The prediction has a mean pLDDT of 89.
The part of an RNA shown here (large-subunit ribosomal RNA, domain IV) has 329 nucleotides and comes from alpha proteobacterium BAL199.
Context: one part of a larger RNA
RNA sequence: CGGUGUUGAAGGAACUCGGCAAAAUCCCCCCGUAACUUCGGGAGAAGGGGGACCUCCAUUUGGGCAACCAGAUGGGGGUGGCACAGAGUAGGGGGUGGCGACUGUUUACUAAAAACACAGGGCUCUGCGAAGUCGACAAGACGACGUAUAGGGUCUGACGCCUGCCCGGUGCCGGAAGGUUAAGAGGAGAGGUGCAAGCUUCGAAUUGAAGCCCCGGUAAACGGCGGCCGUAACUAUAACGGUCCUAAGGUAGCGAAAUUCCUUGUCGGGUAAGUUCCGACCUGCACGAAUGGCGUAACGACUUCCCCGCUGUCUCCAACACCGGCUCA
Numbered sequence: 001c002g003g004u005g006u007u008g009a010a011g012g013a014a015c016u017c018g019g020c021a022a023a024a025u026c027c028c029c030c031c032g033u034a035a036c037u038u039c040g041g042g043a044g045a046a047g048g049g050g051g052a053c054c055u056c057c058a059u060u061u062g063g064g065c066a067a068c069c070a071g072a073u074g075g076g077g078g079u080g081g082c083a084c085a086g087a088g089u090a091g092g093g094g095g096u097g098g099c100g101a102c103u104g105u106u107u108a109c110u111a112a113a114a115a116c117a118c119a120g121g122g123c124u125c126u127g128c129g130a131a132g133u134c135g136a137c138a139a140g141a142c143g144a145c146g147u148a149u150a151g152g153g154u155c156u157g158a159c160g161c162c163u164g165c166c167c168g169g170u171g172c173c174g175g176a177a178g179g180u181u182a183a184g185a186g187g188a189g190a191g192g193u194g195c196a197a198g199c200u201u202c203g204a205a206u207u208g209a210a211g212c213c214c215c216g217g218u219a220a221a222c223g224g225c226g227g228c229c230g231u232a233a234c235u236a237u238a239a240c241g242g243u244c245c246u247a248a249g250g251u252a253g254c255g256a257a258a259u260u261c262c263u264u265g266u267c268g269g270g271u272a273a274g275u276u277c278c279g280a281c282c283u284g285c286a287c288g289a290a291u292g293g294c295g296u297a298a299c300g301a302c303u304u305c306c307c308c309g310c311u312g313u314c315u316c317c318a319a320c321a322c323c324g325g326c327u328c329a
Stems, first nucleotide, its partner, number of pairs: 001324008010315002014313001019310001027051005036041001038158001052079012080084001092308004097303002099300002104116002120156007132142003159295004164225003169222002171218005178213003184207002189202005226244005253287001254284001265281005
């Protein structure tokens, strides 16, 4: 000097990105327990009191024929200590937001989470030699010894209230017409050769699928969801009007948000003092409805902020024990 422990005056988070670490709480019995709630919960909520030993009394359990033995519960009186769940073992608590309903799962060796999964919801495919998948375009197998209340794909993600408008583009589905269109069919006609019969080459019209064009449908399919100008008897604002464009111009709900650039927005709350936090406002740079919207009890080694308790985290360090380092002997 370092490591691991123990203790510490006064203060008690002033430390720090952050109470990280440590301290504190910790067991049993009794009392008592809020908001909220899906009535189960929340809850060991919170917050109090008691606990050793001696002695007396009462009740009582089991065993025993009985004497009695081994316990349990309650009450009275007393004894000692700083301390009686005397060591060890052994929850800190409360309030408020965000996210995810939950229990689970995950980056074997830097991430355990608001990521994945999940019950529940929707769309879509599949009628059985099913669709789909593996396999040489196979046999065969899985699906399944299943049969649409089944199986596959995909999105969403308990529950509650809901899920608006757009089919112009892309995709998918449907469409006995029409257009385009390959090989093939067809063969007007033309060429080569031959005396000819013929052989041979080219070849127009016409005919010829799917696909594409075309006509419809479909958004819990991929996706999308405007601009400018004016207007009310203070001002401001604009229910109202005009105009341009569009397939349609963002409904409900939410909103400086895990989303807000300007921004430490403005107002309120909390603090003596608050770029964080909570409640509002709405000017949403650039929320928005199953790439779900908004709520939500319970749950969380998640995350934000605040409070109580507690402390060497700190003001500000010190001592002791053990183990190392270093120096000297």
The organism belongs to Alphaproteobacteria, within Bacteria. It matches the Rfam family "Bacterial large subunit ribosomal RNA". It was read from a public genome assembly.